Notes: Predicted 3D model of a 72-nucleotide RNA (transfer RNA) from Baudoinia panamericana UAMH 10762. It is recorded under the gene name tRNA-Cys-GCA-1-1. It matches the Rfam family "tRNA". Gene Ontology term of the family: triplet codon-amino acid adaptor activity. It is annotated as a transfer RNA. Lineage of the source: Eukaryota > Dikarya > leotiomyceta > Baudoinia > Baudoinia panamericana. The coordinates come from a structure-prediction model, not an experiment, and the mean pLDDT is 83.
[in-house]
RNA sequence: GCUCUCUUAGCUCAGUGGUAGAGCGUGGGAUUGCAGAUCCUAAGGUCUGUCGUUCGAUCCGGCAAGGGAGCU
Numbered sequence: 001g002c003u004c005u006c007u008u009a010g011c012u013c014a015g016u017g018g019u020a021g022a023g024c025g026u027g028g029g030a031u032u033g034c035a036g037a038u039c040c041u042a043a044g045g046u047c048u049g050u051c052g053u054u055c056g057a058u059c060c061g062g063c064a065a066g067g068g069a070g071c072u
Base pairs, nucleotide, nucleotide: 001071002070003069004068005067006066007065010024011023012022013021018055026042027041028040029039030038048064049063050062051061052060
């Protein structure tokens, strides 16, 4: 330098066009002599940025940024 790939909740990851979910973690409650485990519940997201396509974009396209891999 070229090619491919990834970027979504604090962490690990789903979601492949119709206004986003799980597990773990965190807060509260139940239970317990206390704690753990278990159960219930809640909060937490400008979906990396920007421009475009579309009635509508996390999703499709361009560019940019960051991580990873391959080739030379």